FMN riboswitch aptamer (RFN element) from Halobacillus kuroshimensis DSM 18393, 150 nucleotides, folded computationally.
RNA sequence: GGAAACCUUCGGGGUCGGGUGAAAGUCCCAGCCGGCGGUAAUGAGCUUCUGCUCUCAGCCCGCGACGGAGAAUCAGUGUUAAGCACGGUUCUCCCUGAUUUGGUGAAAUUCCAAAGCCGACAGUUAAAGUCUGGAUGGGAGAAGGUAAUG
Numbered sequence: 001g002g003a004a005a006c007c008u009u010c011g012g013g014g015u016c017g018g019g020u021g022a023a024a025g026u027c028c029c030a031g032c033c034g035g036c037g038g039u040a041a042u043g044a045g046c047u048u049c050u051g052c053u054c055u056c057a058g059c060c061c062g063c064g065a066c067g068g069a070g071a072a073u074c075a076g077u078g079u080u081a082a083g084c085a086c087g088g089u090u091c092u093c094c095c096u097g098a099u100u101u102g103g104u105g106a107a108a109u110u111c112c113a114a115a116g117c118c119g120a121c122a123g124u125u126a127a128a129g130u131c132u133g134g135a136u137g138g139g140a141g142a143a144g145g146u147a148a149u150g
Stems, first nucleotide, its partner, number of pairs: 005146006015030001017029003031130002033119002035063004043054004058117002067094008076086004099115005121133003
């Protein structure tokens, strides 16, 4: 420098206070929260002064979760069997929210300031980003380890 297998662990936060009402963490006023990777002019450290390391976006790009459809597959369940239905696994596709203004500057939707905006499904004495549930699940990925080839 190239190629490539497996294991382990980790992997999401949030209604203070008040109003109405029989009833609301669901409505109204107001409060609070921000997964993962990338990009990046932030900040910090080191330095052979050339760079290196760590770090910086909810609304810029992409991914994940929820929901929908399809394909393949199976000592799964039902059926005598085929087929079909349901279920498991893998994969693919669809769906999937939200930002402006000012400042600095060569350069910023990322910095600074201000004002905004967004948030699956099911449930509920009453409409939910925040409560309860699927979920002791799944997961983008992160870290570490083992084995091993030229």

The coordinates come from a structure-prediction model, not an experiment, and the mean pLDDT is 76. Taxonomically the source falls in Halobacillus kuroshimensis (Bacteria, Bacillati, Bacillota, Caryophanales).